A computed fold for a 107-nucleotide RNA from Marinococcus halotolerans DSM 16375, annotated as SAM riboswitch aptamer (S box leader).
RNA sequence: UUCUUAUCAAGAGAGAUGGAGGGAUCGGCCCUUGGAAGUCUCAGCAACCAGCCGCAGGCAAUGCGGUCAGGUGCUAACUCCUGCAAGCUUUGCUUGCGAGAUGAGAA
Numbered sequence: 001u002u003c004u005u006a007u008c009a010a011g012a013g014a015g016a017u018g019g020a021g022g023g024a025u026c027g028g029c030c031c032u033u034g035g036a037a038g039u040c041u042c043a044g045c046a047a048c049c050a051g052c053c054g055c056a057g058g059c060a061a062u063g064c065g066g067u068c069a070g071g072u073g074c075u076a077a078c079u080c081c082u083g084c085a086a087g088c089u090u091u092g093c094u095u096g097c098g099a100g101a102u103g104a105g106a107a
Stems, first nucleotide, its partner, number of pairs: 001107008013042005021031003027081002043075003048071002051067006079099001083097006
């Protein structure tokens, strides 16, 4: 990087450094010199994977529940809204698909 699969309406920020951008992309709308991105430190959230325990299961694979916090991830706004199709009680809403993010597995 590509493929498969699960999840995406909840949750959780301070300090140092830095010095103008950031929110994936387009448009919108926001955040930001009352200090953006990046980097570092500490703190926190969650529970995908690993570990441990229990239950089910040719007691096998595996599934479900609990626990822990080792590996990731995350800590403005629903993935901030957005695209395509269908439906509806049509300034919008719902469902599906697409795009994206994260985890796990594979090439």
It was read from a public genome assembly, where an Rfam model found it. Lineage of the source: Bacteria > Bacillati > Caryophanales > Marinococcus > Marinococcus halotolerans.